[in-house]
Context: one part of a larger RNA
RNA sequence: CGCGGAAACUUGAGAAGAUCUCUUCAUAGUACGAGAGGACCUGAAGGGGUGAACCUCUGGUGUAUCGGUUGUCGUACCAACGGCAUUGCCGAGUAGCUACGCUCAUUCGAGAUAACCGCUGAAAGCAUAUAAGCGGGAAGCUCACUUCAAGAUUAGGUUUCUUAGACACCAGAAAGACCAUCUGGUUGAUAGGCGCUAGGUGUAAGUACAGUAAUGUAUUCAGCCGAGGCGUACUAAUUGUCAAG
Numbered sequence: 001c002g003c004g005g006a007a008a009c010u011u012g013a014g015a016a017g018a019u020c021u022c023u024u025c026a027u028a029g030u031a032c033g034a035g036a037g038g039a040c041c042u043g044a045a046g047g048g049g050u051g052a053a054c055c056u057c058u059g060g061u062g063u064a065u066c067g068g069u070u071g072u073c074g075u076a077c078c079a080a081c082g083g084c085a086u087u088g089c090c091g092a093g094u095a096g097c098u099a100c101g102c103u104c105a106u107u108c109g110a111g112a113u114a115a116c117c118g119c120u121g122a123a124a125g126c127a128u129a130u131a132a133g134c135g136g137g138a139a140g141c142u143c144a145c146u147u148c149a150a151g152a153u154u155a156g157g158u159u160u161c162u163u164a165g166a167c168a169c170c171a172g173a174a175a176g177a178c179c180a181u182c183u184g185g186u187u188g189a190u191a192g193g194c195g196c197u198a199g200g201u202g203u204a205a206g207u208a209c210a211g212u213a214a215u216g217u218a219u220u221c222a223g224c225c226g227a228g229g230c231g232u233a234c235u236a237a238u239u240g241u242c243a244a245g
Stems, first nucleotide, its partner, number of pairs: 001151001004162007014148004020048007032037001049106004054101001058099004065092005070085006109143003116136004165242004169185005190236003193232005199225003206219005
């Protein structure tokens, strides 16, 4: 830009992707074969490769977090803490992100065919799969499966609305380089805070007791954290512009 203006849901012309492979078992030690050996067909199970999604499990990371610990400096000192030393080093680890983890797919089938194999059958009293006619036949082709898709300018369709709706701005994340997308904007749980909590760490400080002391025990499955979950308007989401006839 096309089109009165919008919102939602769609059709599918067309395009892309995928469509891979092995072993074992049963059929069956059957058919076949003197024997040795050893099937077609059909059914089932388990792998490999590739792809997609996900984080329940198993792991990784996790410079949020919790704990241990060395040196040194600081908070006057003790104790308790903080800074720096690769996150000082070390042991764990939620969310998120992940594979080595988990789930799923790579399917059944249909149609037209290739090589090839046939039926009927003349030209040519025979023969002949072909000349008329009718079949079978492939991981290949067209459907079927997945995704995109009306700039498909042939620009499609349906439903609803018609101050409808959209945008700016703001709080943000299931999104993200920016933009976009998505969730919200007080008729509100969008983010922060606060409360509780799944979960993490592993039993805080202080005090008391025991011990000469280091330390241990009790208070205490404590304390701290909690990117996840639930709740709660305390804080911040002010407000404006465009818009057909």
This is a predicted structure of a 245-nucleotide part of an RNA (large-subunit ribosomal RNA, domain VI) from a bacterium. Its Rfam family is "Bacterial large subunit ribosomal RNA". Its family is annotated with ribosome and structural constituent of ribosome in the Gene Ontology. The prediction has a mean pLDDT of 86.